[in-house]
This record gives sequence, structure tokens and C1' cells, in this order.
RNA sequence: AUAAACGGCGGUGAUGGAGUUCGCCUUAACCGCUGUAAGCUGAUGACUCCUAUGGACGA
Repeated sequence: AUAAACGGCGGUGAUGGAGUUCGCCUUAACCGCUGUAAGCUGAUGACUCCUAUGGACGA
């Protein structure tokens, strides 16, 4: 000086916020699906709550 390993801060899991928990990444993880055209689902990785949106029914 370089590389690897371990650890740490942190980041991240297709559209917002928070708590709990699980996984992944350490400059990567991650950035949905079908498909020719065009179209489809969803605010969670999972659970719960809030906000927004959509559908049905009732008052």
C1' cells in the first nucleotide's frame, strides 16, 4: 500500500408515516408482474395502527 475476514455506523425488502419482528447489503442490497401492443395488482418482507386511493353495501 492492497486484498480478504470480522466488527461498527448505517442502508434496504415496486407508491406515504410509525411501532414490533424477520431477511438481505456494507457501495452493495433494492428499483413489481404479464407482454407484441397494451394492460394488471399493491401503500406491509410479515403483523398492527394512521394517512391517501380503489371496490361493494348501508345510513